Predicted 3D model of a 106-nucleotide RNA (TPP riboswitch aptamer (THI element)). The model forms 96% of the base pairs in the Rfam consensus. Rfam family: TPP riboswitch aptamer (THI element). A reference for the family is Rodionov et al. (2002), "Comparative genomics of thiamin biosynthesis in procaryotes. New genes and regulatory mechanisms", J Biol Chem. Its mean pLDDT, the model's own confidence on a scale to 100, is 75.
[in-house]
RNA sequence: CGAAUAAGACAGGGGAGUCCGUGAACCGGGCUGAGAGGAAGCAGAGAGCUUCGACCCUUUACCUGAUGCGGAUCAUGCCGCCGUAGGAAGUCGACACAAAGAUAUU
Numbered sequence: 001c002g003a004a005u006a007a008g009a010c011a012g013g014g015g016a017g018u019c020c021g022u023g024a025a026c027c028g029g030g031c032u033g034a035g036a037g038g039a040a041g042c043a044g045a046g047a048g049c050u051u052c053g054a055c056c057c058u059u060u061a062c063c064u065g066a067u068g069c070g071g072a073u074c075a076u077g078c079c080g081c082c083g084u085a086g087g088a089a090g091u092c093g094a095c096a097c098a099a100a101g102a103u104a105u106u
Stems, first nucleotide, its partner, number of pairs: 001101001008092003011058004017031005038052005062087003068081004
């Protein structure tokens, strides 16, 4: 002189699409997926909502643009592009006089 960072802990964030049975449903089945409603509850003619759980994510989750563009599919946010885009939930671990290592001097 001397770079980067993990496990873990605690805390926090997020989604639940599409097709069929059907007129409808978080009722059942198929598809993709880590996850597509497992438990409890509320509301309602129906589309709905809350808490917990599971799962993923804390800058590879997810949201926006987007009723976007191309391809595939019975269909879809199914795949690719957009996208090194914009937004998005963090601290400890680890305030590094640290170590390895390098250079110089004695």